[in-house]
RNA sequence: GUGGGUAUAGCGCAGUUGGUAGCGCGCCUGUUUUGGGAACAGGAGGUCGCGGGUUCAAAUCCCCCUACCCGCA
Repeated sequence: GUGGGUAUAGCGCAGUUGGUAGCGCGCCUGUUUUGGGAACAGGAGGUCGCGGGUUCAAAUCCCCCUACCCGCA
């Protein structure tokens, strides 16, 4: 230089055919316990890597860029 892949909550991931984003762990509160842990109940936390485009509507489709990974040179 070139082809491909990945980027979604603190971490690991899902999200089918475009229709207001979820799971596990973790975190917070409460119940329980002498206390902790466990269990149970409830809760907070993300405008989906950046910027544009298409659309009534974009995590999802299209384009540029960035970071990382793989192949070729």
Predicted 3D model of a 73-nucleotide RNA (transfer RNA) from a Deferribacterales bacterium. Rfam family: tRNA. The family's RNA type in Rfam is transfer RNA. Taxonomically the source falls in Deferribacterales (Bacteria, Pseudomonadati, Deferribacterota, Deferribacteres).